GlmS glucosamine-6-phosphate activated ribozyme aptamer from Dehalobacter sp. 12DCB1, 151 nucleotides, folded computationally. Lineage of the source: Bacteria > Bacillati > Bacillota > Desulfitobacteriaceae > Dehalobacter. It matches the Rfam family "glmS glucosamine-6-phosphate activated ribozyme aptamer". It is annotated as a riboswitch. The RNAcentral record of the sequence draws on Rfam.

This record gives sequence, C1' cells and structure tokens, in this order.
RNA sequence: CACAGAAAUGUAGCGCCAGAACCCAUUCAGGGUUGACGAGGAAGAGGUUAAUCGAAGUUUUCGGCGGGUGCCUCUCGGUGGCUUGUCAUCGUUAGAUUUGCUGUAAAUCCGGAAAGCAAUUUCCGGGACAAAAAGCGGAUCAAACAGGAAG
Repeated sequence: CACAGAAAUGUAGCGCCAGAACCCAUUCAGGGUUGACGAGGAAGAGGUUAAUCGAAGUUUUCGGCGGGUGCCUCUCGGUGGCUUGUCAUCGUUAGAUUUGCUGUAAAUCCGGAAAGCAAUUUCCGGGACAAAAAGCGGAUCAAACAGGAAG
C1' cells in the first nucleotide's frame, strides 16, 4: 500500500444493447427477454487496447459498444553491504529459470421453490471436475559497473 461503508462486507470477465435470436400483442403501431461459468489480477501518472487462466459446449459463451486490476513509458519504492548515478530485476510476501507438492472453482448436470401469459429471471438443495497466478521445499543461475563514505 485503490474506492465505498460505522462495521460485516461489497466493488470490473464487469456493465450496456443500435445488430441478431426469442416471447407477448398485432390492422398499423407497440411492449418485453437473452446477450461469458468461475479462478486470478491494483504503488502513482500518462499512453495503449484483440489484457491472464482454464470450465462448459450439436445452439447466440453470436455480433457490437463502453470500461478494465494487463502491457509500454516515466516517477516512486524494494533487492544487488552503506551512499550517488547507471544497469539488471521486481512491486510492499518487491530476482530469474526449472522441478515436486499445495491449490475449497463456478456454471453446465440432478432435484426443488418463487415471479411472469410467455420468452425468461431469481433463489434453495445435491454431487463432481480445472488451469494459470501464487505459496512452500529442492536444484541451477544472477546478486553488476563507476564515483564517494566508513572500516
């Protein structure tokens, strides 16, 4: 060491809908519904936009708009004994690579309730199954250059 809140807690894989699909109504008009399942991710400013990971799947998780914790640059900060600069690397749990272990997924599915004319929505119960990040242990590599101080 972000924001809201007294706190619990909540907050972006999130919001939206001009296309599309679907429902109701209909002479015309009109009204409505759907539109990504969780995990992970925040020093500050600016820039940028197809910004990580897997789950599901005969179908729209289609198509699009906006945002965004990604990335880049700078600043700040940590490490490289102190200090200044450079360089490298990272972000407050503040080196890299590799290996082993750890890692409470959720939806889908099954059963049920509520709302709605309907499309559909909300909720409860049951039982499963990830990957990445990260942590811990092992191994390897790196821990520099220049000036200064102290000893």